Context: one part of a larger RNA
Molecule: large-subunit ribosomal RNA, domain I
Organism: Chloroflexota bacterium
RNA sequence: GGCACAUGGGGGAUGCCUUGGUGCCAGAAGCCGAAGAAAGGCGUAGUAAGACUGCGAUAAGCCCCGAAUAGCUGCCUAACAAGCUUAGUCGGGGAUACCUGAAUGGGGAAACCCAUCUACUUCGGUAGAUGCUGUUUAAUUACAGCGGUAAGCAGGGGAACUGAAACAUCUAAGUACCCUGAGGAAAGGAAAUCAACCGAGACUCUCUUAGUAGCGGCGAGCGAAAAGGGAAUAGCCUAAACCAUAUGAUCCUAACGGACUGGAGUCUUAUGAUUAUGUGGUGUUGUAGGGCUAAUCAUUAAAAAUCUCCAGGUUUUUAAAAAAGUUACAAAACGUACAUUUAGUCGAACAGUUUGGAAAAACUGGUCACAGAAGGUGAAAGCCCUGUAGACGAAAAGUGUGCGACUUUUGAUUAGUUCCUGAGUACGACGGGACACGUGAAAUCUUGUUGGAAUCUGGGGGGACCAUCCUCCAAGGCUAAGUACUUCUGGCGACCGAUAGUGAACUAGUACCGUGAGGGAAAGGUGAAAAGAACCCCGUGAGGGGAGUGAAAUAGAACUGAAACCAUGUGCCU
Numbered sequence: 001g002g003c004a005c006a007u008g009g010g011g012g013a014u015g016c017c018u019u020g021g022u023g024c025c026a027g028a029a030g031c032c033g034a035a036g037a038a039a040g041g042c043g044u045a046g047u048a049a050g051a052c053u054g055c056g057a058u059a060a061g062c063c064c065c066g067a068a069u070a071g072c073u074g075c076c077u078a079a080c081a082a083g084c085u086u087a088g089u090c091g092g093g094g095a096u097a098c099c100u101g102a103a104u105g106g107g108g109a110a111a112c113c114c115a116u117c118u119a120c121u122u123c124g125g126u127a128g129a130u131g132c133u134g135u136u137u138a139a140u141u142a143c144a145g146c147g148g149u150a151a152g153c154a155g156g157g158g159a160a161c162u163g164a165a166a167c168a169u170c171u172a173a174g175u176a177c178c179c180u181g182a183g184g185a186a187a188g189g190a191a192a193u194c195a196a197c198c199g200a201g202a203c204u205c206u207c208u209u210a211g212u213a214g215c216g217g218c219g220a221g222c223g224a225a226a227a228g229g230g231a232a233u234a235g236c237c238u239a240a241a242c243c244a245u246a247u248g249a250u251c252c253u254a255a256c257g258g259a260c261u262g263g264a265g266u267c268u269u270a271u272g273a274u275u276a277u278g279u280g281g282u283g284u285u286g287u288a289g290g291g292c293u294a295a296u297c298a299u300u301a302a303a304a305a306u307c308u309c310c311a312g313g314u315u316u317u318u319a320a321a322a323a324a325g326u327u328a329c330a331a332a333a334c335g336u337a338c339a340u341u342u343a344g345u346c347g348a349a350c351a352g353u354u355u356g357g358a359a360a361a362a363c364u365g366g367u368c369a370c371a372g373a374a375g376g377u378g379a380a381a382g383c384c385c386u387g388u389a390g391a392c393g394a395a396a397a398g399u400g401u402g403c404g405a406c407u408u409u410u411g412a413u414u415a416g417u418u419c420c421u422g423a424g425u426a427c428g429a430c431g432g433g434a435c436a437c438g439u440g441a442a443a444u445c446u447u448g449u450u451g452g453a454a455u456c457u458g459g460g461g462g463g464a465c466c467a468u469c470c471u472c473c474a475a476g477g478c479u480a481a482g483u484a485c486u487u488c489u490g491g492c493g494a495c496c497g498a499u500a501g502u503g504a505a506c507u508a509g510u511a512c513c514g515u516g517a518g519g520g521a522a523a524g525g526u527g528a529a530a531a532g533a534a535c536c537c538c539g540u541g542a543g544g545g546g547a548g549u550g551a552a553a554u555a556g557a558a559c560u561g562a563a564a565c566c567a568u569g570u571g572c573c574u
Base pairs, nucleotide, nucleotide: 001573002572003571004570005569006568007567008566009565016525017524020496021495022493023492024491025490026489027488029486030485031148032147039100040099041098042056043055044054046080047079050076052074062094063093064092065091066090067089071084072083073082105114106113107112115130116129117128118127119126120125131146132145133144134143135142153181154180155179156178157177163170167217193200194199204231205230206229207228214222215221235478236477237476238422242281243280244279245278246277247276248275249274250273251272257268258267259266260312261311262310263309264308265307286456288421289420290419291417292416293415294414295413296412297411299320300319301318302317303316304315305314306313321410322409323408324407325406334404335403336402337401338400339399340398341397342396344392345391346390350365351364352363353362354361366383367382368372374386375385376384427451428450429449430448431447432446433445434444437463458473459472460471461470462469512519513518532559535546536545537544538543
């Protein structure tokens, strides 16, 4: 020096474990905010320096109501002191709630500085008001808005890398990203829709149709719809014609006007006519519908009004009858019953022996089961504990359903008439965009420019265009459900098990890095129980040797402990 074996050091793999994650499903909930949010700063405990949690100068808390029981004064964090004890704990309701922050009295380098007015005052102060914008008002009169928000949604803008094996049309993609807005969902929505000579009957989502028909430097690629099966279902309101009424403007002047209609009277200078605007009624469709006029049949009763009388009507009010209703179609607050949410309660059945540190193991003999899900307990427990099946429970607050109460409403047919049925609209041209559809034969939708209709004997569509036929009624609006998502809770998993699973099982969006936008870790395990090693010895100490605890200390706080690597001992070889 090498090899082998043994014993250690070193290192942190491996095994086992799980407080944490992750996916799916189900349920509930789904916005918060000037009544000051989200997010923070600073404080706050008897010993309290620091982090977390809670709270706010009433500061790990105050008050009321309920549940529950013998302890309690959160956690890292033990101990002492001093206390509390229908206290502490859990749930419901309330009070307080510093400073910053939309931040809103002015300013400002957020958590700071500086005010004005009014009222009260124990003269120390205390309380309130003082932002901008919009609408509104006689008026800084009143009301609303402002900011935040994970994902989902709608609208306005809108790339490039990439692919086409280069690249320009094309693709990526109306994606990423930016802005705006709204909601618990959003959007869409009751046919100027489809279809095909048969018919369907708002919208949304889904399966299928189908990688089909098509589009496409006919390249790369892009890519429907109808029909059919399901989920869920809900339909409505206006504009206009006409009537009434209010206000304004203009006009006529005793009648050929008007006073509900007819007849007879009477009255009338606005109580007339025209027109504009507002309000109420009416009305809302396509085998057209509505208005107006006339006629017919009509929920009931009473009263009043409509210049007077007769006849007929109309309107208003009240009561009844019928119908409907608060998610659209008008709309609010209640009572009551039940269910349910936010605390909880009851809840069956086992002992002995053996091994062992410990029994839940083994053996023996029992027992419950609407409960043999699961977890825990010194190893592996239906019967030890928490639970489980099952049954029960709310003073308070909320939600849902039914009933009551309340609220709202009150017809149709026939004939005639030709009054109404959404205009710078439909549509054309040029230039774009959207449609699966790249200008194409290019319909349809949309619109920057420019032209510009019809009026029911009307108009749109059926993929150039024309005819026939069929079908629908644009140029106003609202609308639940089925659908998307998840800061929440629960259950489940041929999901992970500490280099995995969230970046984060631990003081984690922390430490740290960066001027900043932003980037972003590492780090789990003694033992059943701290019983965490009194006392003695060596040592300044660290550490070690005894002693002691424990089943075990080569379980000693660095606590399972592989390999590389380092050493010691023994043997062999040189």